[in-house]
RNA sequence: GCGACCAGUACCUAGGGUUCCGUACAGCGACGUAGCCAGGUCCGAGAGGUACAAGGUUCGCCAGCAGCGCCGGCGGGCCUACACGGAGGGAUAAAAGCCCGGGAGAU
Numbered sequence: 001g002c003g004a005c006c007a008g009u010a011c012c013u014a015g016g017g018u019u020c021c022g023u024a025c026a027g028c029g030a031c032g033u034a035g036c037c038a039g040g041u042c043c044g045a046g047a048g049g050u051a052c053a054a055g056g057u058u059c060g061c062c063a064g065c066a067g068c069g070c071c072g073g074c075g076g077g078c079c080u081a082c083a084c085g086g087a088g089g090g091a092u093a094a095a096a097g098c099c100c101g102g103g104a105g106a107u
Base pairs, nucleotide, nucleotide: 008052009051010050011049012048015043016042020040021039022037023034024033025032054080055079056078057077058076059075060074061073062072082102084105088100089099090098
């Protein structure tokens, strides 16, 4: 200096807006207005939680072999770190810690 992996999925939460429901206002009704409307549906975290998966390592068993080892399968134990971050743009009805993006940049 360059490259790879670590960074998976589901549920939930922080958060988000307003398509639908509801709520408030108005109206005979239909339609309408309001998300600086409590809420439900809905969206939702790399740097939030939980679970599973996956990976590493170690031990045991099976298979194979004259025997050991390697490869393979199954099961048990342990581990899976660190992480400050714009502006701008995009999707959806609309917005967001969603996506661009462990980006640009910083250390």